[in-house]
């Protein structure tokens, strides 16, 4: 001098997930504030699907529905199965993010990620009043994919 691990602080990311009193030695509880979801009229909306059977009414069988979240949806292999609509991996996709380091915010182009996971528990359709829950958790940085325009406000 170079790498690598791990802590701390600062700054930055997705996210709704901050901030403020009060008890607490912390971890936490509580109680606002602001944020985000959820249930609930009028009026509108809706009043399942499929595949067999019945001259019909109808009958058997499959298959439920909803919720947060971008995370839908389609093809291909292979698997389990009486039979998918299970399950595994690959491709691409609707959608969603991140990327100028004086700030935000939108927008084009290039660039580089995501496209998940839970939970209700047969039952919710919008919905005013109205009644309820949450408020976490998980990462990045010494290096090079960034260039450009607009608007606020600020110096």
């Nucleotide at each position: 001098a170079a790498g690598u691990u791990g802590c701390c602080a600062a700054c930055g990311c997705c996210g709704a997930g901050u901030c403020u009193c009060c008890g607490g030695a912390g971890a936490c509880g509580g109680a606002g504030a602001g944020c985000g979801g959820g249930g609930g009229a009028c009026c509108c909306a809706a009043c399942a699907g499929g595949a067999c059977c019945u001259g019909a009414u109808g009958g058997u069988c499959c298959c439920g529905g909803g919720g947060u979240g971008a995370a839908u949806c389609a093809c291909c292999a292979g698997u389990c199965u009486g039979a998918g609509u299970g399950c595994u991996g690959g491709u691409g996709u609707a959608g969603g993010g991140c990327u100028u380091a004086a700030c935000u915010c939108u927008u084009u182009c290039g660039g580089c990620c995501c496209g998940a996971a839970c939970c209700c528990g047969u039952c919710a359709g919008c919905u005013a009043a109205c009644c309820u829950c949450g408020u976490a958790g998980g990462c990045g940085u010494a290096g090079a994919a960034g260039a450009a325009a607009g608007a606020g406000g600020g110096c």
Molecule: c-di-AMP riboswitch aptamer (ydaO/yuaA leader)
Organism: Rubrobacter sp.